The RNA shown here (transfer RNA) has 73 nucleotides and comes from Rhizoclosmatium hyalinum. Its Rfam family is "tRNA". It is annotated as a transfer RNA.
[in-house]
RNA sequence: GGGGGUGUAGCUCAUAUGGUAGAGCGCUCGCUUUGCAUGCGAGAGGCAAAGGGAUCAAUGCCCUUCUCCUCCA
Repeated sequence: GGGGGUGUAGCUCAUAUGGUAGAGCGCUCGCUUUGCAUGCGAGAGGCAAAGGGAUCAAUGCCCUUCUCCUCCA
């Protein structure tokens, strides 16, 4: 330099034919305990890497850029 892939909650990952996003762990609160842990219940937390385009409507499609991984040279 060229090809392919990746980027969604603090972390690991889902999500759908395009119709305003969920799980596990973690965190907070409550119950349980003398206390901690476990268990149970409730809750907070994401405008989905950035910009642009098409669309009534985009995290999901198209273009460009960037991050990381990988293959070739």
RNAcentral records the identical sequence in 3 taxa. Lineage of the source: Eukaryota > Fungi > chytridiomyceta > Chytridiomycetes > Rhizoclosmatium.